[in-house]
RNA sequence: GGCGGGGUAGCUCAGCUGGUUAGAGCGUCGGAUUCAUAAUCCGGAGGUCGUGGGUUCGGGUCCCACCCCCGCUA
Repeated sequence: GGCGGGGUAGCUCAGCUGGUUAGAGCGUCGGAUUCAUAAUCCGGAGGUCGUGGGUUCGGGUCCCACCCCCGCUA
């Protein structure tokens, strides 16, 4: 350089064929329970969906360019 995969919450990831509220587990905060802790249960906060553009009534999802990470290859 070429090819492929990936970038979504603090972390690990899901999001099916474009559709109305962007989610799960863990973590964190508050509460319940306990003599207390752990475990368990209930609730909350936390996101410019890598960046910019395009298509569309509508984009996490499709198209283009770029940035970053991983692998294969010369």
This is a predicted structure of a 74-nucleotide RNA (transfer RNA) from a Prevotellaceae bacterium. Rfam family: tRNA. Gene Ontology term of the family: triplet codon-amino acid adaptor activity. The coordinates come from a structure-prediction model, not an experiment, and the mean pLDDT is 82. Lineage of the source: Bacteria > Pseudomonadati > Bacteroidota > Bacteroidales > Prevotellaceae. The RNAcentral record of the sequence draws on ENA.